RNA sequence: UGAGUUGGUUGGGCAAUCGCGGGUGCUUCAUGCAUUCGAGGAAAGUCCGGGCUCCACAGGGUAAAGUGCCGGAUAACGUCCGGGAGGCGUGAGCCUACGGCCAGUGCAACAGAGAGUAGACCGCCCGACCACUCAAUUUUUAAUGCUUUUGAGUGUUAAAAAUUGAGUGGUCGGGUAAGGGUGAAAGGGUGCGGUAAGAGCGCACCGCGACUUUGGUAACAAAGUUGGCAUGGUAAACCCCACUUGGAGCAAGACCAAAUAGGAAAACUAAUGGUGUGACCCGCACUUGUUUUCGGGUAGGUUGCUUGAGGUCGGCAGUAAUGUCUGAUCCAGAUGAAUGAUUGCCACGAUUUAUCGUACAGAACCCGGCUUACAGACCAACUCACUUU
Numbered sequence: 001u002g003a004g005u006u007g008g009u010u011g012g013g014c015a016a017u018c019g020c021g022g023g024u025g026c027u028u029c030a031u032g033c034a035u036u037c038g039a040g041g042a043a044a045g046u047c048c049g050g051g052c053u054c055c056a057c058a059g060g061g062u063a064a065a066g067u068g069c070c071g072g073a074u075a076a077c078g079u080c081c082g083g084g085a086g087g088c089g090u091g092a093g094c095c096u097a098c099g100g101c102c103a104g105u106g107c108a109a110c111a112g113a114g115a116g117u118a119g120a121c122c123g124c125c126c127g128a129c130c131a132c133u134c135a136a137u138u139u140u141u142a143a144u145g146c147u148u149u150u151g152a153g154u155g156u157u158a159a160a161a162a163u164u165g166a167g168u169g170g171u172c173g174g175g176u177a178a179g180g181g182u183g184a185a186a187g188g189g190u191g192c193g194g195u196a197a198g199a200g201c202g203c204a205c206c207g208c209g210a211c212u213u214u215g216g217u218a219a220c221a222a223a224g225u226u227g228g229c230a231u232g233g234u235a236a237a238c239c240c241c242a243c244u245u246g247g248a249g250c251a252a253g254a255c256c257a258a259a260u261a262g263g264a265a266a267a268c269u270a271a272u273g274g275u276g277u278g279a280c281c282c283g284c285a286c287u288u289g290u291u292u293u294c295g296g297g298u299a300g301g302u303u304g305c306u307u308g309a310g311g312u313c314g315g316c317a318g319u320a321a322u323g324u325c326u327g328a329u330c331c332a333g334a335u336g337a338a339u340g341a342u343u344g345c346c347a348c349g350a351u352u353u354a355u356c357g358u359a360c361a362g363a364a365c366c367c368g369g370c371u372u373a374c375a376g377a378c379c380a381a382c383u384c385a386c387u388u389u
Base pairs, nucleotide, nucleotide: 001385002384003383004382005381006380007379008378009377010376012346013345014344015343016342017341018340020038021037022036023035024034025033026032040360044371045370047369048368049367050366051365052249053248054247055246059282060281061280062279064245065244066243067242068241069083070082071081072080073079084098085096086095087094088093099240100239104238105237106234107233121180122179123176124175125174126173127172128171129170130169131168132167133166134165135164136163137162138161139160140159141158142157143156144155145154146153147152188206189205190204191203192202193201207229208227209226210225211224212223213222214221215220253303254302255301256300263294264293265292266291267290268289273287274286275285276284310331312327314325315324316323317322347358348357349356350355
């Protein structure tokens, strides 16, 4: 200097005029005056967890749902912090739906010899038979050279046959799982020895299992000894195991006011029924229920509604999440929906020099998280590359 990783801050500023909602005070009690406060880091998504309200004095179980390495934090969580294991990255760092396949049942098309009670296709080795070729030896025949005692011997060439050996091809039998092939995945890996050829067949190292020791709260890690040892994969497949779990929701609920009709009729019906805030069963409490016909009233206001498992400055403890102590302080409560509009200047950017633009986006009972969106500007720590000293 550049490129990254992690964490964090901000996200237009200033002034004037006019206009809104809440609180407090005053007063002439009026759409009065003064003063003060007034949208977020995500308010979004409605994905989790709760507080609170009601059913309601509300029990047990089954099913169902959620979570899933270890230890902590928290009101709680599927969240967060720290650690372990696995994976990605040169690294700072990042990701993980991370209990169990020896409880059981499934699934893996096709290809392939064989896909889990899982194997012989090609190839390699051995043996037998057949055919061919080559070499050697022997025998026979023919030609021919030499010799000849005219009987023949011997050499060369050619052909045929036999024997032996080697090679090639084919068939059959046996051995093999090292090499090759198929496949997403194939009977631990590398190397050496050994073998007819091979194979943990043996050995060394790695891997896997068992046991012991050490470190750690633990997950787990390391070391040693020992065993030739692979009972495959898959559970975000069904399932098994451990732990957790009532429901509905501020349109919950409470109070006040107003109005009406605690309506009427008929039929059937009685506890083995009906009702009781997810389903089913048991229990408990209360209690007649079902069908048809005729005929009414209300939907306004107050509250819940913002003082909190609060936020914030600082100290202490802790690696951290967080906890605890002291001080100062009150930081929106609207109700068809309040914080806006105009003007001027400044900042940044673009550019047509005249203008334009300045992110994502707005509370509705509250809080703790997660996820998603975000122009620009800034800060800190760490990593890598290059250059200079």

Bacterial RNase P class A from Marinicella gelatinilytica, 389 nucleotides, folded computationally. It matches the Rfam family "Bacterial RNase P class A". Rfam links the family to the GO terms ribonuclease P activity, tRNA processing and dimeric ribonuclease P complex. From the family's description: Ribonuclease P (RNase P) is a ubiquitous endoribonuclease, found in archaea, bacteria and eukarya as well as chloroplasts and mitochondria. The sequence was found by an Rfam model in a public genome assembly.